A computed fold for a 1438-nucleotide RNA from a metagenome, annotated as small-subunit ribosomal RNA.
RNA sequence: AGAGUUUGAUCCUGGCUCAGGAUGAACGCUGGCGGCGUGUCUAAGGCAUGCAAGUCGAAUGGGUUUAGACCCAUGGCAAACGGGAGAGUAACACAUUGGUAACAUACCCUGAGGACGAGAAUAACCUUGCGAAAGCGGGGAUAAUACUCGAUGGUAGUGGGGGGACAAAAGUCAUUCCCACUUAAAGCUCCGACGCCUCAGGAGUGGCCUAUGGUCUAUCAGCUUGUUGGUGAGGUAAAAGCUCACCAAGGCUAUGACGGAUAGCGGGUGUGAGAGCAUGACCCGUCUCACUGGGACUGAGACACUGCCCAGACUCCUACGGGAGGCUGCAGUCAAGAAUCUUCCUCAAUGGCCGAAAGGCUGAAGGAGCGACGCCGCGUGCAUGAUGAAGCCCUUUGGGGUGUAAAAUGCUUUUCUGAAGGACGAAUCUAUGACGGUACUUCAGGAAUAAGGGGCUGCUAAACUCGUGCCAGCAGCAGCGGUAAUACGAGUGCCCCAAGCGUUAUCCGGAUUUAUUGGGCGUAAAGGGUCCGUAGGCGUUUGUCACAUCUCCUGUUAAAUCUCGAGGCUCAACCUCGAGGCUGCGGGAGAGAUGGAUAAACUAGAGGUCGGAAGAGGCAAGUGGAAUUGCUGGUGUAGGGGUUAAAUCCGUUAAUAUCAGCAGGAACACCAAAUGCGAAGGCAACUUGCUAGAACGAAUCUGACGCUAAGGGACGAAAGCGUGGGUAGCGAAUGGGAUUAGAUACCCCAGUAGUCCACGCCGUAAACGAUGGAUGCUAAGCAUCGGCAGUAUCGACCCUGCCGGUGUUGUUAACUUAAGGUAACCCGUUAAGCAUCCCGCCUGGGGAGUACGAGCGCAAGCUUAAAACUCAAAGGAAUAGACGGGGACCCGCACAAGCGGUGGAGCAUGUGGUUUAAUUCGACGAUAAGCGAAGAACCUCACCAAGGUUUGACAUAUAGCUGCAAGCCCUAGAAAUAGGGUCGCCUUCGAGGGUGCUAUACAGAUGCUGCAUGGUUGCCGUCAGCUCGUGUCGUGAGAUGUACCGUUAAGUCGGGAAACGAGCGCAACCCCUAUCCUAUGUUUUACAUGUCAUGGGAGACUGCCUGCUUUAAGUGGGAGGAAGGUGGGGAUGACGUCAAAUCAGCAUGGUUCUUACACCUUGGGCAACACACGUGCUACAAUGGGGAAUACAAAGGGACGCCAAGCCGCGAGGUGGAGCAAAUCCCUUAAAGUUCUUCUCAGUUCGGAUUGGAGUCUGCAACUCGACUCUAUGAAGUUGGAAUCGCUAGUAAUCGUGGAUCAGAACGUCACGGUGAAUACGUUAUCGGGUCUUGUACUCACCGCCCGUCACGUCAAGGGAGUCGGUAGUGCCCGAAGGCUCACUUUAUUGUGGGACGAAGGUAAGACUGGCGACAGGGACGAAGUCGUAACAAGGCA
Repeated sequence: AGAGUUUGAUCCUGGCUCAGGAUGAACGCUGGCGGCGUGUCUAAGGCAUGCAAGUCGAAUGGGUUUAGACCCAUGGCAAACGGGAGAGUAACACAUUGGUAACAUACCCUGAGGACGAGAAUAACCUUGCGAAAGCGGGGAUAAUACUCGAUGGUAGUGGGGGGACAAAAGUCAUUCCCACUUAAAGCUCCGACGCCUCAGGAGUGGCCUAUGGUCUAUCAGCUUGUUGGUGAGGUAAAAGCUCACCAAGGCUAUGACGGAUAGCGGGUGUGAGAGCAUGACCCGUCUCACUGGGACUGAGACACUGCCCAGACUCCUACGGGAGGCUGCAGUCAAGAAUCUUCCUCAAUGGCCGAAAGGCUGAAGGAGCGACGCCGCGUGCAUGAUGAAGCCCUUUGGGGUGUAAAAUGCUUUUCUGAAGGACGAAUCUAUGACGGUACUUCAGGAAUAAGGGGCUGCUAAACUCGUGCCAGCAGCAGCGGUAAUACGAGUGCCCCAAGCGUUAUCCGGAUUUAUUGGGCGUAAAGGGUCCGUAGGCGUUUGUCACAUCUCCUGUUAAAUCUCGAGGCUCAACCUCGAGGCUGCGGGAGAGAUGGAUAAACUAGAGGUCGGAAGAGGCAAGUGGAAUUGCUGGUGUAGGGGUUAAAUCCGUUAAUAUCAGCAGGAACACCAAAUGCGAAGGCAACUUGCUAGAACGAAUCUGACGCUAAGGGACGAAAGCGUGGGUAGCGAAUGGGAUUAGAUACCCCAGUAGUCCACGCCGUAAACGAUGGAUGCUAAGCAUCGGCAGUAUCGACCCUGCCGGUGUUGUUAACUUAAGGUAACCCGUUAAGCAUCCCGCCUGGGGAGUACGAGCGCAAGCUUAAAACUCAAAGGAAUAGACGGGGACCCGCACAAGCGGUGGAGCAUGUGGUUUAAUUCGACGAUAAGCGAAGAACCUCACCAAGGUUUGACAUAUAGCUGCAAGCCCUAGAAAUAGGGUCGCCUUCGAGGGUGCUAUACAGAUGCUGCAUGGUUGCCGUCAGCUCGUGUCGUGAGAUGUACCGUUAAGUCGGGAAACGAGCGCAACCCCUAUCCUAUGUUUUACAUGUCAUGGGAGACUGCCUGCUUUAAGUGGGAGGAAGGUGGGGAUGACGUCAAAUCAGCAUGGUUCUUACACCUUGGGCAACACACGUGCUACAAUGGGGAAUACAAAGGGACGCCAAGCCGCGAGGUGGAGCAAAUCCCUUAAAGUUCUUCUCAGUUCGGAUUGGAGUCUGCAACUCGACUCUAUGAAGUUGGAAUCGCUAGUAAUCGUGGAUCAGAACGUCACGGUGAAUACGUUAUCGGGUCUUGUACUCACCGCCCGUCACGUCAAGGGAGUCGGUAGUGCCCGAAGGCUCACUUUAUUGUGGGACGAAGGUAAGACUGGCGACAGGGACGAAGUCGUAACAAGGCA
């Protein structure tokens, strides 16, 4: 000191989270020792038991006792301290500063003085009565330092009077004087003392008063009747409404009264750089309380924690009549709670009370115990030790890690155990130690008694393997987990801390995220709709004052704490000493800038007077024309109107159209815009009247009169409300017609409120410039208004210049920039720049501008304005893409123009579906479907049924055994196989090789994962794109380059340009083909030429001419040429996209099976068949079918082959065997075509499916399930709906030929040639693509995103008929104790009675605030529910 998290990426805004420190803590795991601290934060809930305040015989009486001594009572002092707690209290309670001339003070100290005389009782005790007890009463006796009376007395008290100083007076101050009245005492004694009374002073302690300071809430705005003051009286130690009577009507409050909530306050403590924020355990000071409430008594002091009285609640005792009690003292107990200790020892020390003292008492205190609760310290060993042991983990199988770690050897003894010694704390001569035989010291023993917790994806130090498979689980945030998880669980290793480590809770920090230090408000949250103005805040010159402010001195700011320096415990924590500090307040002296106050002055701010001039400024009255509509009349006839298209609707009772007239209401075309005016809302025909404001010009007047503005007041679009009018057009609601799946909409036809007027409400808008007001400063340009001057003119206009003001920097459209600012966009003299003043407002999103409360309103509603809960984002600007039922440009058999098809039929073939024992698997829009498969009868084969085998059909290795496999024959069997027989190796003789068997490692899998992969492939697309280096621009993502203007098939080329270059693509280089030349010549031919074949070469480059274009690139035309602008075709496929396809071609990670998911065999299946789809073939016929004759190819193949001639067969074919490893032989007759002939428009001499019979060929084998031949049969079909496909030239169409695969089995596929067209005006629209631009809430990228109702579940809050509490008051009733008061009474303030006051209680009506609550409504959240599609693109109606 920062980091993570919104995005595809970026910058910003903004919240959430983390790393640090702390704690009276708690919980989890673990736990060796010591020191010092610390320990009911909750129920101020209830308490058993013990102790916690007594002491004095030197004040006094008595009782008991052998003595010592003890006990009871009177009396004195103490018990008001010490100890506990924080309920109450927002207050003179506390802190600080002053005051008390308005006061008190026992014990202590100092000083002065004094103590004379007399008297009456009473307790204990004795006796007696009542009572269960607690206790109470009667009678008798007695003492005192107990009590009473009298005397004396002043430096005492009270009253009166006189003088001095100050002062107007009231009065105050200092020193005094005089008079009158009142008030004292106690003894004891050891003779030293100790006490007693009065006054004065001191010390310390307390009472009261003042100023200042410190919580939240305005959804608490008014409060107060002893209230505020006065007079008198009472009362107190003392001022005072402290109390009472009377009089007056005051007092407090926006600088927050009153009310509500919460809370003891301070020194301090935690954190922080500080300012601050939070807090108030322990220790110290102080206040308050003592079961709850009230009250007084005693006393120096109390309204009294372990005193009294009364009332109440609770508990206990009881003989039921009555009594007793108060742990918020120390221990302890129950309860509550996440949670907090021993019913310990001692008065030895330090203190306290009593006492003359000895001494007594002291749960204050000193100590010990328990708790890792905290801080601090120590230890759990040290050294050597590699063959890097074993075990465990990982591994690429080579090794690596744990790791000198262990073992082992040597050493040490802090700690531990045992033994011995043994304190300080004791002051004080003696005696006196709870702690404690403790600390500490010495000796002995023996590595002995002693390590865990959390973490390892990033933040954040530290990773591998296995298990699991969106499961189990983790998580502070982001987020992990769906079969290769460094994030879950485990193991190993590592990291951090360590007798602790983590978690949870809380506080500060980080957070400049409430911003004084130190933030903002155009678009992120945030400028009030506008103006006026009150309080408040802020504002020229000079003098004076010294209130603020500043400087110096001084008093105080308790101690502890804190900082620094020393010292003491072995160190440290801890403790002690010294110094500093404690930012505050008071007093004194000074300064005079700034603010303030006051006195005087000025004109620059502000305002007034005069003059001419601009304007849709406002209000009122009047007037006008155009148009719409209605009515009347005329002309006129069948339509009109409306829409994308229609219909509802109007019209033969005469519409629409047209002409004339009349009526009524509303709005004011052109002018008119970058216009003008107004505070804003807003204001538009014309005229008049009334009225407001701004600007300019010239002089002049006042003299700071100013700016802003919380509350407050006024104005305030539209819609809406009330009353009364008015109503032409328009037009929510509503009705109808359409559209639609629906259409409560968009479109159409109607149409009510309303829109208009008057008066009164409402008070809100995207009331926007999303930009508060005022003042000053910081380059310009343009337009316009007013004025002046110049030139010119007869005069004006125009023109030029100047001054002042206003508007503007805009838009569909030309004309914006510097500096500066900003996250960017943008703003930029009308600032969002630089500054000052004042006001308003903001602090994550949602919940919510909602609930409750209050105010306003007739209502609608408005203003003010939360919380629970929930999310980790929500958001702004800009960037790159993608997309748009956005735009511009361009291209493509994309459309159009044509030709031929598909879709209908039959068949073939593939797919889906269905069926099946199995119908193996894969491929699924384009980019699957005559695809993998260039060829399933067995095999193939992966599927099914049945029968078999298990180191295996196949590979390698090791060990052992082996004259043994294969072949042939027989038997069983469907075969595999099994059984039997026969035959039967080589050799260098070492037993080696081979073969077989057994055993172990292993083989094997077309099992799974193409979403783990390699390789290969498809599509976009042979589309023209995709990038890089350097530079430049931008905070950045990125941009530029690659945009623009032309051009091209092309990011092809040229021009220009903050770009300059380059790469992958394009093109070219390669192959075939078209022309020619040349060389060669197996075959062919009678020969030559030629064709042809194989090589080599030429040729085409916009090279030439010309038009156009920018003198360019290029393009139109032409010449020549076999070929002309890429001549035609092929190969060649950029960066990437689709988690596209393939684990079944192959390879391969992982995973699964292992007498089976492997292997062998036979048979079946892949060929099924209500159906649907794709691709084809053959047709439907005359451009044809049949018959006869006849012509012309190319390219291929051939030895397990092609197969000639000849002969046989109707034919498939058979026979035959010549030739040919092929330019030689064969396949091999090409067909369409041409010539002749027949058929004559029909289900036919078209068409050939289907089926019967008979055959041929291949092959172990044609049943399931081959192809072909002959004969017979002769189905559908007469040109094909919606829709859809291919093709731009040697192409389509049509005709045949060949090859691969292959024993056989093409209508498929690949290749070859023959014949050989039509059409393209053109780019509006469809599909696809490219470039630029625009919008975006999309980026998994429109197959996107996303809204609301409904249904289900969960949660919190509000309302709610009511119901149950709590708190504070008020009225009335009752009225304890008690003091006060009155009367009577008494030796005595003794008794009795009365009165007002008075706690608790009762009752009544309200106020505030909680709990529960049927029900209804909204809100939030919840992997895959329903309905629509509102928003984001022109989101399909902005």
RNAcentral holds the sequence, with entries from SILVA. Its mean pLDDT, the model's own confidence on a scale to 100, is 82. Its Rfam family is "Bacterial small subunit ribosomal RNA".